The prediction has a mean pLDDT of 89. This is a predicted structure of a 345-nucleotide part of an RNA (small-subunit ribosomal RNA, central domain) from an uncultured bacterium. Its Rfam family is "Bacterial small subunit ribosomal RNA".

Context: one part of a larger RNA
RNA sequence: UUGGGCGUAAAGGGUACGUAGGCGGCCAGAUAAGUCUGGUGUGAAAGGCUGCAGCUCAACUGCAGCACUGCACUGGAAACUGUCCGGCUGGAGUGCAGAAGAGGGCGAUGGAACUCCAUGUGUAGCGGUAAAAUGCGUAGAUAUAUGGAAGAACACCGGUGGCGAAGGCGGUCGCCUGGUCUGCAACUGACGCUGAAGUACGAAAGCGUGGGGAGCAAAUAGGAUUAGAUACCCUAGUAGUCCACGCCGUAAACGAUGAGAACUAGGUGUUGGGGGAAUAACUCAGUGCCGCAGUCAACGCAAUAAGUUCUCCGCCUGGGGAGUAUGCACGCAAGUGUGAAACUC
Numbered sequence: 001u002u003g004g005g006c007g008u009a010a011a012g013g014g015u016a017c018g019u020a021g022g023c024g025g026c027c028a029g030a031u032a033a034g035u036c037u038g039g040u041g042u043g044a045a046a047g048g049c050u051g052c053a054g055c056u057c058a059a060c061u062g063c064a065g066c067a068c069u070g071c072a073c074u075g076g077a078a079a080c081u082g083u084c085c086g087g088c089u090g091g092a093g094u095g096c097a098g099a100a101g102a103g104g105g106c107g108a109u110g111g112a113a114c115u116c117c118a119u120g121u122g123u124a125g126c127g128g129u130a131a132a133a134u135g136c137g138u139a140g141a142u143a144u145a146u147g148g149a150a151g152a153a154c155a156c157c158g159g160u161g162g163c164g165a166a167g168g169c170g171g172u173c174g175c176c177u178g179g180u181c182u183g184c185a186a187c188u189g190a191c192g193c194u195g196a197a198g199u200a201c202g203a204a205a206g207c208g209u210g211g212g213g214a215g216c217a218a219a220u221a222g223g224a225u226u227a228g229a230u231a232c233c234c235u236a237g238u239a240g241u242c243c244a245c246g247c248c249g250u251a252a253a254c255g256a257u258g259a260g261a262a263c264u265a266g267g268u269g270u271u272g273g274g275g276g277a278a279u280a281a282c283u284c285a286g287u288g289c290c291g292c293a294g295u296c297a298a299c300g301c302a303a304u305a306a307g308u309u310c311u312c313c314g315c316c317u318g319g320g321g322a323g324u325a326u327g328c329a330c331g332c333a334a335g336u337g338u339g340a341a342a343c344u345c
Base pairs, nucleotide, nucleotide: 003317004316005315006314007299008298012313014201015200016199017198021194022193023192025088026087027086029084030083031082033081034080035077036076037075038074039073040072041071042070048066049065050064051063052062053061054060091191092188093187094186095184096183097182098181099180103177104176105175106174107173108172109171110154115149116148117147118146119145120144121143125136126135162169163168206247207246208245209244210243211242215241216240220236221235222234223233258312259311260310261309262308263307266290267289268288269287270286271285272284273283274282294301295300318345319344320343327338328337329336330335
């Protein structure tokens, strides 16, 4: 390579949009590039295969046939693929009428709590732990009351509830804005699916500039513990956590399960629509559990498939060496992407 695979054994790209490419609904006609079929030419000889023959046999040699799976020209077929033309509405989209939502951005605003400041009351402790100590406190702490300041996060509602492509999103109000679902079937008429490159988004940490800083808290200091204790526990505490703008581009970025489409028992809960008579049946879209057939090495999965199939992309090919070296690209840096070999078992 072929083949076989990718939930947990190696293997789904973090996610989307999208270029090339690949693939593509129903009907009619045309064409004949692919496809199928006939003919002609060519496909050197030797060699190969089959049969026969010649050296006593064999090797070897000779003869005949086959093969040379191909190419070119030419006659024909028209189901399928392609191309051209015309049409259709089921895929896709638009419109109209409704619906839900922590979807996104900006601005404003609210209460609880923590901390700090001021003042009053009040007096000897507070704090902390398994026990302590460091620490705070007679310069009046802790506790309690009133007033004020600042920052961050939004209890209850809250829910295998909702929304989003993923990352993710949660007080309240306003403005701007994306997507989705249901019903109708008015419009377009295959406009679709996937997607190498590419582009955009992308938790936390980290980086740059300028702000901010209540609480928490890497680093750090001290107190304990211990044989030691560069830890676990305690007292402090700086980056950071927050905001704006710009980088970084990674994660157990997980459902460890790529996207799209079709088909294949049921039962039960729940969210948003339709439906109906306000409760049901039925139905569409989601989200859970159980479970049949089937599948799987087993566990399990089971209409939200890991079942049965199709299209397209990504990826795997023994362990270590190694996500290392090197080159290249990107980055301010940290580093990231791509990514070996020797050697060894």